Notes: The prediction has a mean pLDDT of 82. Transfer RNA from a Spirochaetia bacterium, 72 nucleotides, folded computationally. Lineage of the source: Bacteria > Pseudomonadati > Spirochaetota > Spirochaetia.
RNA sequence: CGGGACGUAGCGCAGAGGUAGCGCACAUGUCUGGGGGGCAUGCGGUCGCUGGUUCGAUUCCAGUCGUCCCGA
Numbered sequence: 001c002g003g004g005a006c007g008u009a010g011c012g013c014a015g016a017g018g019u020a021g022c023g024c025a026c027a028u029g030u031c032u033g034g035g036g037g038g039c040a041u042g043c044g045g046u047c048g049c050u051g052g053u054u055c056g057a058u059u060c061c062a063g064u065c066g067u068c069c070c071g072a
Stems, first nucleotide, its partner, number of pairs: 001071007010024004018055001026042006048064005
């Protein structure tokens, strides 16, 4: 310098045009003599960033930043 993958909640991931969900964690309640554990409810996200396309973008396009891989 060129090519590719990934970036979404505290952590691990899904979602691939109609406004974001699962598990763990966390909070509250409940069961248990307590711990642990079970159950119920809840909290938590400018979807890396900036533009573009679209009635509408996490999703498509361009650029850019970060991490990793390949090539030179």
Rfam family: tRNA. Rfam's curators write: Transfer RNA (tRNA) molecules are approximately 80 nucleotides in length.